[in-house]
Predicted 3D model of a 93-nucleotide RNA (c-di-GMP-I riboswitch aptamer) from Salipaludibacillus daqingensis. The organism belongs to Salipaludibacillus, within Bacteria.

RNA sequence: ACUAGUUAAAGGCAAACUUGUCUAAAGGCAAGGACGCAAAGCUACGGGUCUAAGGGUCUUCAACUUCGGACUUAUGAUCGCCGAGCUACCUAU
Numbered sequence: 001a002c003u004a005g006u007u008a009a010a011g012g013c014a015a016a017c018u019u020g021u022c023u024a025a026a027g028g029c030a031a032g033g034a035c036g037c038a039a040a041g042c043u044a045c046g047g048g049u050c051u052a053a054g055g056g057u058c059u060u061c062a063a064c065u066u067c068g069g070a071c072u073u074a075u076g077a078u079c080g081c082c083g084a085g086c087u088a089c090c091u092a093u
Stems, first nucleotide, its partner, number of pairs: 003092003012037002017032006035080001041086003045083003048078003054073006
């Protein structure tokens, strides 16, 4: 340096849930808490998935409008969904 992985050692992160807070929502942040993780470190680059404020279309009504409802749409979100890129402790070959 490359590869492999968790045998050992030192550690690290923190799911669900609860409380508070931001947000239209998804979801984020903080504290508590541990389901798990050898990159569960970082980056929304590709895909998947989630949400639909705003936009578009349709619909109820005699018609128009409003309200309500449905469908659709990411510029929003998810890196602990997968891939990719970058970085990294220890041990072994």

It was read from a public genome assembly, where an Rfam model found it.